[in-house]
Background: Predicted 3D model of a 410-nucleotide RNA (Bacterial RNase P class A) from an Anaerolineales bacterium. Model confidence (mean pLDDT): 80 of 100. The gene name in the source record is rnpB. The organism belongs to Anaerolineales, within Bacteria. Rfam family: Bacterial RNase P class A. It is annotated as a ribozyme.

RNA sequence: UGGGUUGGCCAGGCGAUCGCGGACGGCGCGAGCCGUUCGAGGAAAGUCCGCGCUCCACAAAGCACGAUGCCGGGUAACACCCGGGCGGGCUAGCCCGCGGAAAGGGCCACAGAAACAGACCGCCCGAGCAAUCGGGUAAGGGUGAAAAGGUGGUGUAAGAGACCACCGGCGUCGGCAGCAAUGCCGGCGGCCAGGCAACCCCCAUCGGGAGCAAGGCCAAGCAGGAGCGAAGCCCGCUUGCGGGCGGGGGGCUGCUUGACCCCCUUGAGUUCCGGGUAGGCCGCUUGAGCCCCGCGGCAACGCGUGGCCUAGAUGGAUGAUCGCCCAGGCGUAUGCGGAUGGGAAGAAGGGCUCGCCCGUAAACCACCCUCAACGCUGGACAGAACGCGGCUUAUAGGCUUUCCCACAAA
Numbered sequence: 001u002g003g004g005u006u007g008g009c010c011a012g013g014c015g016a017u018c019g020c021g022g023a024c025g026g027c028g029c030g031a032g033c034c035g036u037u038c039g040a041g042g043a044a045a046g047u048c049c050g051c052g053c054u055c056c057a058c059a060a061a062g063c064a065c066g067a068u069g070c071c072g073g074g075u076a077a078c079a080c081c082c083g084g085g086c087g088g089g090c091u092a093g094c095c096c097g098c099g100g101a102a103a104g105g106g107c108c109a110c111a112g113a114a115a116c117a118g119a120c121c122g123c124c125c126g127a128g129c130a131a132u133c134g135g136g137u138a139a140g141g142g143u144g145a146a147a148a149g150g151u152g153g154u155g156u157a158a159g160a161g162a163c164c165a166c167c168g169g170c171g172u173c174g175g176c177a178g179c180a181a182u183g184c185c186g187g188c189g190g191c192c193a194g195g196c197a198a199c200c201c202c203c204a205u206c207g208g209g210a211g212c213a214a215g216g217c218c219a220a221g222c223a224g225g226a227g228c229g230a231a232g233c234c235c236g237c238u239u240g241c242g243g244g245c246g247g248g249g250g251g252c253u254g255c256u257u258g259a260c261c262c263c264c265u266u267g268a269g270u271u272c273c274g275g276g277u278a279g280g281c282c283g284c285u286u287g288a289g290c291c292c293c294g295c296g297g298c299a300a301c302g303c304g305u306g307g308c309c310u311a312g313a314u315g316g317a318u319g320a321u322c323g324c325c326c327a328g329g330c331g332u333a334u335g336c337g338g339a340u341g342g343g344a345a346g347a348a349g350g351g352c353u354c355g356c357c358c359g360u361a362a363a364c365c366a367c368c369c370u371c372a373a374c375g376c377u378g379g380a381c382a383g384a385a386c387g388c389g390g391c392u393u394a395u396a397g398g399c400u401u402u403c404c405c406a407c408a409a410a
Stems, first nucleotide, its partner, number of pairs: 001406004007400004012325007020039008041381001045392002048390005053211004065207005070084005085098005099202002104200002106196003120141002122137006149167006168192002170189008215282004224273005232245006246264005289308003293304004326379001328377005334372002337369002340366003349358004
């Protein structure tokens, strides 16, 4: 210098004008107005896990179903995090994975004879004149992602862990180290018969259900229930209706009058009651909270001291415009500097054994790079709705950090 990689952080800044939501204060009869102050995220997202909280259910146990799955630790808890172990990928840094396939079932595309105990070719034995047929064989060929441990020997008709030696793996027993997973060492066993459990399954552990539209409080109107509640009389006829007089009630406040409307026991109006709709309020944001420092721990994290208060909308606020500036990007008949090529005749100049050797500067030109100047451009993904811890996904650009690789120089 280039490339890769680990962890963390930021997510444009300032000002002006207009606008929106919350809280507080002031003004106003009220509608509202004014002032101050606060007002999205690292993912507010997906709603995939784990919790808090709320209501419902609940003797206990088992079954079913679901989830998790190396070991230890952290935590309220987790499918998360930290540390360790083993395996795999990788030049390395680093990354990825994790119970059981020797309980059983099932599956293993295509190719291949065969995908688990397999005979297509080949090899060997036998029969046959031959074509071919019967049998043995997993050493060789071929297929495939994968073909039954490897090398050498003994053995055999040919072969084969059939047997032997060594190597590798697995199981088991013992010792040592470790809390453990596991590792190392030694003995024994021919045990060597693949893969998939995100197919069923086995083992161990864990798990009630629904969700803030949870749930609670107040409660207009309408309907329901229980009371209180006025007074009848006359006329007409179509005989159950109409009209008149009288009485009760209504129209936000006292009294009086008039008009209008409703009612007069099949009841206007009014009082109370329970449930509860619209609507309103609570839940609602002070909390497993954030920041600094110290201590313990390899770490995740824990403990302690001090400081801070940081959105709560409910048709749902957190926005828009302009100006200046800052990262970043693009461009230029521009400027300073640098690299390379041309310029360049091995020049000028120098050396000596005297015809050889040393020695490549500048102006200028081309092109590239860094910085600057100017102009244009320019900030992603996204938008709280009860809260919290994680995971996953989206994300322009920038800052910082860890380690590795390659090349070059000192």